[in-house]
Context: one part of a larger RNA
RNA sequence: GGCGCACGGUGGAUGCCUAGGCAGUGAGAGUCGAAGAAGGACGUGGACAGCUGCGAUAAGCUCCGGUUAGCCGCUAACAGGCGUUAGACCCGGAGAUCUCCGAAUGGGGCAACCCGGCAGGGUCUACCUGCCAGCCUGUGAUGAAUUCAUAGUCACAGAGCAGACAACCCAGGGAACUGAAACAUCUAAGUACCUGGAGGAAAAGAAAUCAAGUCAGAGAUUCCCCUAGUAGUGGCGAGCGAACGGGGAACAGCCUAAACCGAUCGAGGAAACUCGGUCGGGGUCGUGGGGCUCGCGAUAUCGCAUCUUCAAAAGCUAGUUGAACGGCAUGGAAUGGCCGGCCAUAGACGGUGACAGCCCGGUAGGCGAAAGCUCGAGAAGGCGUAGCGGGUACCCGAGUACCGCAGGACACGUGUAAUCCGGCGGGAAUCUGGGAGGACCAUCUCCCAAGGCUAAAUACUCCUCACUGACCGAUAGUGAACUAGUACCGCGAGGGAAAGGCGAAAAGAACCCUGGUAAAGGGAGUGAAAUAGAACCUGAAACCGUGUGCCU
Numbered sequence: 001g002g003c004g005c006a007c008g009g010u011g012g013a014u015g016c017c018u019a020g021g022c023a024g025u026g027a028g029a030g031u032c033g034a035a036g037a038a039g040g041a042c043g044u045g046g047a048c049a050g051c052u053g054c055g056a057u058a059a060g061c062u063c064c065g066g067u068u069a070g071c072c073g074c075u076a077a078c079a080g081g082c083g084u085u086a087g088a089c090c091c092g093g094a095g096a097u098c099u100c101c102g103a104a105u106g107g108g109g110c111a112a113c114c115c116g117g118c119a120g121g122g123u124c125u126a127c128c129u130g131c132c133a134g135c136c137u138g139u140g141a142u143g144a145a146u147u148c149a150u151a152g153u154c155a156c157a158g159a160g161c162a163g164a165c166a167a168c169c170c171a172g173g174g175a176a177c178u179g180a181a182a183c184a185u186c187u188a189a190g191u192a193c194c195u196g197g198a199g200g201a202a203a204a205g206a207a208a209u210c211a212a213g214u215c216a217g218a219g220a221u222u223c224c225c226c227u228a229g230u231a232g233u234g235g236c237g238a239g240c241g242a243a244c245g246g247g248g249a250a251c252a253g254c255c256u257a258a259a260c261c262g263a264u265c266g267a268g269g270a271a272a273c274u275c276g277g278u279c280g281g282g283g284u285c286g287u288g289g290g291g292c293u294c295g296c297g298a299u300a301u302c303g304c305a306u307c308u309u310c311a312a313a314a315g316c317u318a319g320u321u322g323a324a325c326g327g328c329a330u331g332g333a334a335u336g337g338c339c340g341g342c343c344a345u346a347g348a349c350g351g352u353g354a355c356a357g358c359c360c361g362g363u364a365g366g367c368g369a370a371a372g373c374u375c376g377a378g379a380a381g382g383c384g385u386a387g388c389g390g391g392u393a394c395c396c397g398a399g400u401a402c403c404g405c406a407g408g409a410c411a412c413g414u415g416u417a418a419u420c421c422g423g424c425g426g427g428a429a430u431c432u433g434g435g436a437g438g439a440c441c442a443u444c445u446c447c448c449a450a451g452g453c454u455a456a457a458u459a460c461u462c463c464u465c466a467c468u469g470a471c472c473g474a475u476a477g478u479g480a481a482c483u484a485g486u487a488c489c490g491c492g493a494g495g496g497a498a499a500g501g502c503g504a505a506a507a508g509a510a511c512c513c514u515g516g517u518a519a520a521g522g523g524a525g526u527g528a529a530a531u532a533g534a535a536c537c538u539g540a541a542a543c544c545g546u547g548u549g550c551c552u
Base pairs, nucleotide, nucleotide: 001551002550003549004548005547006546007545008544009543015537016501017500020472021471022469023468024467025466026465027464028463029461030460031164032163039101040100041099042055043054044053046078050074051073061095062094063093064092065091066090070082071081072080106115107114108113116132117131118130119129120128121127134161135160136158137157138156139155140154141153142152168199169197170196171195172194173193179186183235209218210217222249223248224247225246226245232240233239253453254452255451256397260281261280262279263278264277265276266275267274268273286431288396289395290394291392292391293390294389295388296387302384303383304382307381308380309379310378314374315373316372317371319367320366321365325340326339327338328337341358342357343347349361350360351359402426403425404424405423407421408420409419412438433448434447435446436445437444488495489494508536511523512522513521514520
C1' cells in the first nucleotide's frame, strides 16, 4: 500500500410523519372607494429585532350578546398587573378612534415631504378645528370682442364621476411563429396582445323569423344533445365547416314615435291664425292596426319584472345539549392480548404515553341571538290591462330602404352570392304600401325594417363555509409547510432561493472533574431509550479513520 472483518467519523439518502399545497363537489358571496379604497410608509409593548394586531384613544377604547376561571398574541423567563357571579382574557354583533402617503383633491413635490389662503376658536406671531382640485348635471348671478346676445367667469346644490379588482362578458383595434412538408391567397385567428365599458352575471331577445313549394306547419332569446364532420366552402391544397329539423334545460312578455286632443312657452302677424319647443291624454298592430266621425255596448276581468310603507316564517354572523367499560397479565406507557359487559337517529373524524363506538373533543339528533345581515310568504297604497258595426283615407319610425363602387361579417375565399354591417356617390314608397322565401322574374306563402326595455335556463371564482380524493408528502406538492415574493441579484423592467421532525412529557442534564471563569469532553443524574443531548427520529452511499487478519 492492497483486499477482507469489526468499530467509528463525516454525510443526509431512505422509511415513517404533516403544520402546507393540488384538484374538485355542494352551498354562499360576487364588490371596495372623496363618509378617502386597494396598497403602503412611519409609529405603537415595562424591556421588543422580526411576524401578527393596532393608529398619537396606537397587541388597543365603548356598548350589546355568548362563554368562562383563568389571563396580559407568536414568546419561555423577568418585572409589573387584570380577573373568578360587581365576570378579566377569549368569541360574535354594533360603534368610537384611525398619523402620513396613495384616485389624493388648497399649491408644489424626488410617494410617505415642503409651502400656503380663508373662517372660527384660543392662554392671541406659536396652537386647535373646519374649508379651499377637476369634470358632469341643475339653479342663480355676472358678463367680452359687439347694441341685444353668446363665449367666458363666479356662487350654491348633488353618498354624481374619478381609483382598485382573479376569472367570466360586451365593444374598438389586432399580430407573428406555425400548417400548407418551400411560399404569396389560405391557415394559425378575430387567437395572443393593447384599449374602453359593464354586471353578478354579461350578451341576445318578442319576427320586415323559419318553413312549405301538393295540402300543410312552427311561433322571442339563450344553453346542451343530435342532425354532422353531413350540405357546402377551399392555391377544390392544407384546411374551414353550417342550417332546417328532432330531443332536452328554462320559459314572459312589454313600452314608445306618428295621426288626433289639451295645457303652457316662444317666433311671425293688425287679427283670424300659422310654425316650433316642452308637458299631459291618445296609440302600438299584420286574420293589418290605429286616429277622426256616427251608432251600439261595457264599468268588469286579470296582472305587476316598476315605486312606497309594513312584514310572518326561514337562514347567516357567537354558542349549547348530547348515549355507552370494567378486570387480569405484558409493557416506560394499553387504545393491542385475554375475560366479561354496554350504547347506537351517534361504528364521521381528531386527540390521548402502541391500534379506543363506550377516556377527551366531537359525531347523529335536538335547542339558541341583545345586535347586524340575507331572503321575503303576505298586506296596504300605487300602476297597468277589453270591445262591436258603418263611414272617412289622417297616421304607421328618411338621407332610411334600395342601387353603384370598393371593403367587412355571415361555415360561404366574388362565386349564380341571397342575407347582415359600415365608407364614398346616387336616392324611394305609406297599405291600391313595403320586406323576405340564397342571383333575377312571375305565381304563391310568410312577415311589417329604419326607436327602446325584458327574468330564467348559460359563463367564471380574488373570496366564505362544509365535504371529497386509486392527488403530493419536504429535490415532491404552490416559487413559498419555516421572518417568502423574504434573503439575495439587477440602475431598471425584472429575476428569485435555501431552509420541516429531541422526547409521551423538558423530565433540556443539579453536582463533580479536565480545560482558558473557553469550546469541547469525562462522570453523576433524567428518561423506555441519550449512538433520543438540543449540529437532537431513522441515519444508506461516496469520502476519512482506528483496531485486527491475510498478501506484497
A computed fold for a 552-nucleotide part of an RNA from a Polyangiaceae bacterium, annotated as large-subunit ribosomal RNA, domain I. Rfam family: Bacterial large subunit ribosomal RNA. Lineage of the source: Bacteria > Pseudomonadati > Myxococcota > Polyangia > Polyangiaceae.